RNAcentral holds the sequence, with entries from ENA. This is a predicted structure of a 71-nucleotide RNA (transfer RNA) from Emiliania huxleyi. A source record names the gene trnW-UCA. It matches the Rfam family "tRNA". From the family's description: Transfer RNA (tRNA) molecules are approximately 80 nucleotides in length. Its mean pLDDT, the model's own confidence on a scale to 100, is 82.
RNA sequence: AAAGGUUUAGUUUAGUGGUAAAACUUUGAAUUUCAAAUUCAAUAACAAGGGUUCAAUUCCUUUAACCUUUG
Repeated sequence: AAAGGUUUAGUUUAGUGGUAAAACUUUGAAUUUCAAAUUCAAUAACAAGGGUUCAAUUCCUUUAACCUUUG
């Protein structure tokens, strides 16, 4: 320099156009003499910009970060 891929919650992963799912974590409550474990509940996310569409995490494009390959 060229080609390809990935980016979703604090972390790890799902989700192929119709309003984002779980596990662990965090907080609170119950239980316990106190803890631990367990149960219940809550909080928390689509890398950034633009475009197509009635509607975009999803499709197109640009940028950023990271990874792989070629030279």